The prediction has a mean pLDDT of 87. The part of an RNA shown here (large-subunit ribosomal RNA, domain VI) has 254 nucleotides and comes from uncultured bacterium W5-102b. It matches the Rfam family "Bacterial large subunit ribosomal RNA". Gene Ontology terms of the family: structural constituent of ribosome and ribosome. The RNAcentral record of the full RNA draws on ENA and SILVA.

Context: one part of a larger RNA
RNA sequence: CGUUGGACCAUUGAAGGAAUUCGUCCCUAGUACGAGAGGACCGGGAUGAACAGACCGCUGGUGUACCAGUUGUCCUAUCAAGGGCAUCGCUGGAUAGCUACGUCUGGAUCGGAUAACCGCUGAAAGCAUCUAAGCGGGAAGCCGGCCCUGAGAUGAAUGGUCCCUGAAGAGCCGUGGAAGACCACCACGUUGAUAGGCUGCACGUGUAAGGAACGCGAGUUCCUCAGCUGAGCAGUACUAAUCGCUCGUUCGAG
Numbered sequence: 001c002g003u004u005g006g007a008c009c010a011u012u013g014a015a016g017g018a019a020u021u022c023g024u025c026c027c028u029a030g031u032a033c034g035a036g037a038g039g040a041c042c043g044g045g046a047u048g049a050a051c052a053g054a055c056c057g058c059u060g061g062u063g064u065a066c067c068a069g070u071u072g073u074c075c076u077a078u079c080a081a082g083g084g085c086a087u088c089g090c091u092g093g094a095u096a097g098c099u100a101c102g103u104c105u106g107g108a109u110c111g112g113a114u115a116a117c118c119g120c121u122g123a124a125a126g127c128a129u130c131u132a133a134g135c136g137g138g139a140a141g142c143c144g145g146c147c148c149u150g151a152g153a154u155g156a157a158u159g160g161u162c163c164c165u166g167a168a169g170a171g172c173c174g175u176g177g178a179a180g181a182c183c184a185c186c187a188c189g190u191u192g193a194u195a196g197g198c199u200g201c202a203c204g205u206g207u208a209a210g211g212a213a214c215g216c217g218a219g220u221u222c223c224u225c226a227g228c229u230g231a232g233c234a235g236u237a238c239u240a241a242u243c244g245c246u247c248g249u250u251c252g253a254g
Base pairs, nucleotide, nucleotide: 001152005163006162007161008160009159010158011157015149016148017147021049022048023047024046025045026044027043033038051106052105053104054103055102059100060099061098062097066093067092068091069090070089071086072085073084074083075082076081110144111143112142117137118136119135120134169247170246171245172244173189174188175187176186177185194240195239196238197236198235199234200233201232204228205227210223211222212221213220214219
């Protein structure tokens, strides 16, 4: 942009895609078979490998705006307390998110038509013959089935609800997002919890600063399971979503 007004929701399924793998063990059964050694078909069960999809409760990783310890040096005049730099200085932990080394799930069952092959009935050809007429069985393969996309399927489908004539509606703009390269998509824009801030909670770290007591001192103990705390969960209009502008009328119904 189209689908001949517009918005939202729910469908149909033309067509396309994905998948299709394999092992080991147990039972049947030490049975059939075989002199023995050995050792099944069929059928049933269990457990794995690789692959694929999803997820983060568990385990682990990351986590350069979280917490703590600590070395050297410079700075805040000094002590103390802090800050900068040194691979995030180094080290020990770690929220969210993202993740695999973690967890869950999948391949199937089944239906139809068949291949090789196996048959039934059966003539030509008084017999025989699976075939000539006719009728069955039969593969990880074929067509469905399971899963995903899907009406630009321009052959533009269907159903439901609602709105409307500078209207309905859409966009610009702004605040943002488990959405994202941009665009798009989604949420919100004061009739407001969209983001930030603040408050509370959670999680993390591990007992802050300051003061006091004790110790010559390094330091220890108490106030103190303290203090601080990115992305988490709620609440709260304090801040920012202000004010506005543009498109949209023709042949839809009425």